[in-house]
RNA sequence: AGAGUUUGAUCCUGGCUCAGGACGAACGCUGGCGGCGUGCCUAAAACAUGCAAGUCGAACGACCCUUCGGGGUAGUGGCGAACGGCGUAGUAAUACAUGAGAAACGUGCCCUUAAGACUGGGAUAUACCGAGGAAACCCGGAGCAAUACCAGAUGUGACGGAGUGGUGGCAUCACCAUUCCAUUAAACGGUUUUUCGCUUAAGGAGCGUCUCAUGGCCUAUCAGGUAGUUGGUGAGGUAAUGGCUCACCAAGCCGACGACGGGUAGCGGGUCUGAGAGGAUGAUCCGCACGAGUGGGACUGCGACACGGCCCACACACCUACGGGUGGCAGCAGUUGGGAAUCUUGCACAAUGGGGGAAACCCUAAUGCAGCGACGCCGCGUGGACGAUGAAGGCCUUAGGGUUGUAAAGUCCUUUUUUGGGGAAAGACUUAGGACGGUACCCCAAGAAUAAGCUCCGGCUAACUACGUGCCAGCAGCCGCGGUAAGACGUAGGGAGCAAGCGUUGUCCGGAUUUACUGGGCGUAAAGAGCGCGUAGGCGGCUCGUUAAGUGUGAAGUGAAAUCUCCAGUGCUCAACACGGAAACUGCUUUACAUACUGGCGAGCUUGAGGAAAGCAGAGGCAACUGGAAUUCCUGGUGUAGCGGUGAAAUGCGUUGAUAUCAGGAGGAACACCCAUGGCGAAGGCAGGUUGCUGGGCUUUAUCUGACGCUGAGGCGCGAAAGCGUGGGUAGCAAACAGGAUUAGAUACCCUGGUAGUCCACGCCCUAAACGAUGGAUACUAGUCGUGAGAGGUAUCGACCCCUCUCGUGACCGUAGUAACGCGUUAAGUAUCCCGCCUGGGGACUACGGCCGCAAGGUUGAAACUCAAAUGAAUUGACGGGGACCCGCACAAGCGGUGGAGCAUGUGGUUUAAUUCGAUACUAACCGAAGAACCUUACCCAGGUUUGACAUCGAUCGCAAAGCGUUGAAAGGCGCUCCUCCCCCACAAGGGGACGUGAAGACAGAUGUUGCAUGGCUGUCGUCAGCUCGUGCCGUGAGAUGUUGGGUUAAGUCCCGCAACGAGCGCAACCCCUGUGUCCUGUUGCCUUCGGGCUCUCUGGACAGACUGCCCUGUGAAACGGGGAGGAAGGUGGGGAUGACGUCAAGUCAGUAUGGCCCUUACGACCAGGGCUGCACACGUACUACAAUGCCCAGUACAGAAUGAUCCGAAUCCGCGAGGUGGAGGAAAUCUCAAAAACUGGGCCCAGUUCGGAUUGGAGGCUGCAACUCGCCUCCAUGAAGCCGGAAUCGCUAGUAAUGGCGCAUCAGCUACGGCGCCGUGAAUACGUUCCCGGGCCUUGUACACACCGCCCGUCACAUCAUGGAAGUCGUUUGUAGCCGAAGUGCGUAAGCCAACCGUAAGGAGGCAGCGCCCUACGCUAUGAGCGGUAACUGGGAUGAAGUCGUAACAAGGUAGCCGU
Repeated sequence: AGAGUUUGAUCCUGGCUCAGGACGAACGCUGGCGGCGUGCCUAAAACAUGCAAGUCGAACGACCCUUCGGGGUAGUGGCGAACGGCGUAGUAAUACAUGAGAAACGUGCCCUUAAGACUGGGAUAUACCGAGGAAACCCGGAGCAAUACCAGAUGUGACGGAGUGGUGGCAUCACCAUUCCAUUAAACGGUUUUUCGCUUAAGGAGCGUCUCAUGGCCUAUCAGGUAGUUGGUGAGGUAAUGGCUCACCAAGCCGACGACGGGUAGCGGGUCUGAGAGGAUGAUCCGCACGAGUGGGACUGCGACACGGCCCACACACCUACGGGUGGCAGCAGUUGGGAAUCUUGCACAAUGGGGGAAACCCUAAUGCAGCGACGCCGCGUGGACGAUGAAGGCCUUAGGGUUGUAAAGUCCUUUUUUGGGGAAAGACUUAGGACGGUACCCCAAGAAUAAGCUCCGGCUAACUACGUGCCAGCAGCCGCGGUAAGACGUAGGGAGCAAGCGUUGUCCGGAUUUACUGGGCGUAAAGAGCGCGUAGGCGGCUCGUUAAGUGUGAAGUGAAAUCUCCAGUGCUCAACACGGAAACUGCUUUACAUACUGGCGAGCUUGAGGAAAGCAGAGGCAACUGGAAUUCCUGGUGUAGCGGUGAAAUGCGUUGAUAUCAGGAGGAACACCCAUGGCGAAGGCAGGUUGCUGGGCUUUAUCUGACGCUGAGGCGCGAAAGCGUGGGUAGCAAACAGGAUUAGAUACCCUGGUAGUCCACGCCCUAAACGAUGGAUACUAGUCGUGAGAGGUAUCGACCCCUCUCGUGACCGUAGUAACGCGUUAAGUAUCCCGCCUGGGGACUACGGCCGCAAGGUUGAAACUCAAAUGAAUUGACGGGGACCCGCACAAGCGGUGGAGCAUGUGGUUUAAUUCGAUACUAACCGAAGAACCUUACCCAGGUUUGACAUCGAUCGCAAAGCGUUGAAAGGCGCUCCUCCCCCACAAGGGGACGUGAAGACAGAUGUUGCAUGGCUGUCGUCAGCUCGUGCCGUGAGAUGUUGGGUUAAGUCCCGCAACGAGCGCAACCCCUGUGUCCUGUUGCCUUCGGGCUCUCUGGACAGACUGCCCUGUGAAACGGGGAGGAAGGUGGGGAUGACGUCAAGUCAGUAUGGCCCUUACGACCAGGGCUGCACACGUACUACAAUGCCCAGUACAGAAUGAUCCGAAUCCGCGAGGUGGAGGAAAUCUCAAAAACUGGGCCCAGUUCGGAUUGGAGGCUGCAACUCGCCUCCAUGAAGCCGGAAUCGCUAGUAAUGGCGCAUCAGCUACGGCGCCGUGAAUACGUUCCCGGGCCUUGUACACACCGCCCGUCACAUCAUGGAAGUCGUUUGUAGCCGAAGUGCGUAAGCCAACCGUAAGGAGGCAGCGCCCUACGCUAUGAGCGGUAACUGGGAUGAAGUCGUAACAAGGUAGCCGU
């Protein structure tokens, strides 16, 4: 510090996601040790049990025990229990933080100072006696004490009242000195060696209380709140100010700088994160606040309205003898519950503190320690060195090897840790006493011994292979993997990362400049309010003076400690941790100084703004009056059969006279020409003419005022069309509606009608794609050319023209800036000020609530849920029922066909045991197949076979090859005869090779599967003219340029121009055949007078020839085009071969090759028979015809190119013929196979025929082992359909179509009418490019990119999810008006009761119970409001591989689309 993800690719906008850090965590797997920390975040839920606050006998009496020293028990009394400890419910301010103030206050214990403590008195608890009760407890009696209580005295003082004098201040005032009057204390108590206490007063320290300022959450779908409310006077109350409380008086007070209400929340120091600014957070530690089951209340006390006190109410729980009682773990342990989740019912007061005490000491779950938990941080270890036969095993493999891997084994060494044994602290003082602890630490011994896992390996993101699985199982943070070769699932091997941990989940910050103060935006991406006027607010021209609020500098106080940062600091072996020091705490307050800028105050100025005067233009607004053209209607005339309307029609109108035409009349609405990127207005908007009223603007003068300005939340006003209300009006047009068409349908587009409405008046509505999709104001930043309004100058007799200035309105180029497009002095540039608005898409211009409206509806305006995108601009393609240009037998012009018939052939379908397989728009269908009777053959049935029909290796054997017999349908089985050959060496033996046999096994084999794993080959676009590259230039980039443009061509062919210059693959040419000539050659050819020759023809080799070369011509610049000459041939002469980059996952695993998978006594191999030929039917391609341009008969002539040895086969003879016989000649320019149409003559005479030949019967021929299924040919006989073919459709532009025959391959034969070739005869037509099809180039639109066979919308149906409404119903919070009224303070009363004082007494003073009153918790009643849960039914929404109906949008999307109504 960034990365992934929208697209075919690009740039931007924009969201989502990831990598980092952190945690009081939890979960999964795993787990050796130690130190330091830390541990109920949920139910402020309920709690068994134990402990957490006592102490003092030196305050007091009583009782008990006693070792006579003393000790103990309950009580009176004192101090403490208001600290410490726990929790965070409530609280948005009675809290907290920071800084001030109290002249408005309190203070036990402690310290200092001063003064004092005299005289008396009456009670009482416990204990004792008696009564009640289950208990808790309680009542009565007699009687005793105090540092308990009471009265009196004294008064240094204090306080109150009345004075006098002085000092000071901050308003009420404060302080000091002093006189008089009144009031007011005490415990001579305890111990006795010291001393500890008591009372009054002043001061201090510390602690508290009150007041003020400032600061820190969300919500305006909470906008008004408030009656003790705000203030005053007086009184009460308090330690003290104060409506704190009360009486009276006044009517205030708070609020858009957010009152009131609602939601949430303890606050801070700090913590986490971040570069910082910020954001989030408030565990542990520290400060403050608040709470103690819930609510209320007071008492005691220095201090409480009191966690382990009291009273009451309520809820809950427990005990009970049913009468009544008891309790409060949010103290420490612990239990139950809740929960994903959080510990021991431990030790000790040794240390540090606290309470009591004179002290010893006692108490202390504060605290110090230990225990449990990897919960976190830090440290250590699980061994070290050497060790290559690179062991074995695993995994992979191209089978060679690689890897695990120095890793292991093995050898040597060490002992942190572990175990055992021994020693042993500091922490502790003036001192005996140490929980931790026999712990840290130290020494010895043993022995590598006791100690490694987790996650990941497609990209982001470090790390790859194999097998299994087969859109299944599964993974996934995002993008996305998985449909038979998965680096993404599962397992294994290997690897990467971290490590006693590793991953996952959750939360926070970061990345996110994605709320933008630092640091964003608003023409088209989300975003400028429809427009103006103007309030608050914000901002504001020039000069001078003053002030010092902002601002700056210095100083002082404060900002607790801890934390964070730093240290050649310290202490634990290091670290974590702890200690010391420094710095910091960016803040607040006070004070001094400065005065540039901002602000306040004062005085001026004129340039901003406004006024005045003189002019100017204008569809600016309102009202009244008025005009002509046109449409329609009415009346009348003329006139006759149609009119009207459309793509074409029909509905409609018309013989009751339309349309057309003429004249007259009625009525309403709108204003042609002028009219213009002309004018005016803030916008909406404004158009015949005239008049009246009226708003604004501009120019000139530089005369007046003197900053009076800009913007503008709320507010107020205006605001097209549609719509609403009331009343008018209604010619035309025209939603709805009706009819006619169109259509599969047509609730539409088209047509004929037609009502609201459109018009007027008044009143509403308040929205538009209300747009320049661009808020307002001011200033600055090159120009050129128009136009509207004015002014000035020059010139002129005058006007125009020309020049200059101001205001408006346009066009074009262009710097910077902008994602690009574009904008660019009328900014979308550079700046300042103010307002409005935006923060992913959908849900949603929605819901609920509020406000407005007569309604329609408007305005404000969410959430759940869902997706990983949605969007903008530009690029390349593709596409368009977009445009321009061009080409092609593409159309047109022609000729001949197909589609109808019969037959042949291929395919589909169907059938079958099998009808083997493949090919399926063009680009399958006489295709693979250049030849299925057996074979072929891959299919079916039956029979047999298993190292195999075929290849290699193979122990053994040597019976060769071959022949014969038998069985069988054959394959095969059984049997017999037969005992091999070559070489080396050679006497033999032996060795090698060939051939054959051959067990077991390696292996063979497969036309089995995948052409969507492949190679190769092929088809098609298309023989179309295209497809690219290097360098340069342009662009942020994808890309563009070149390749576009102007001409031209068959052509990206060539020329010219041009930020391009060149190049490659294609085009063309080079190659072959053919057309002409020359030369050479000369048999088998040709000629011949048959001797021979090479003239011609021919053979086959070389060469020539054609290049727009020449002439004329063009709007010629060239390229090139047109015409002509010459020439055999003329503008690529004709034909062939030749097929760019690529497209169609096109075709082929059955031609061959080949990866993977599959079969192996079978999916291999053999054999006989059958099938591939089956037949209701459909399609394709041919053949033959339908006839007279014909058919039949007879005669007669002329080719080319091929083929031939198991072959072609002549002459001759036989047969009607197919054919037979025969065998000359020919391995071929020698021989052979061989023409037909045409031509000549004759017949037929338009007919189902002398056309046509299917079908069938009979007789034959040929091939072959064999023609039944299932061959071809011949003859005789038979003689079907068919008389030129519907919709539709094919080929062809010249030696072409058409037509005629001939040859060849395959092949025994043949289904060939097919295919490939050859020659004979030999046409017609092309005006032209509007249309159909295909293609090329340019341009345009696009929401397409799997690319229009695209994309995509809505209803309906089904499933799931969240949500709105809803009769109701349930809960919760709260307001208002009342009722009730516990405990308790206060007040009143006190006839009842009472020890202290007075009084002889009666009685009094004083106090209390009781009663009453005010207030008041809980509770109750009535009625509102807010929020939430639930609900029959209902509304829309979202999502969901293959549902239904249509086709609304994207191209002119086939009616341009969109916005409002």
Molecule: small-subunit ribosomal RNA
Organism: uncultured bacterium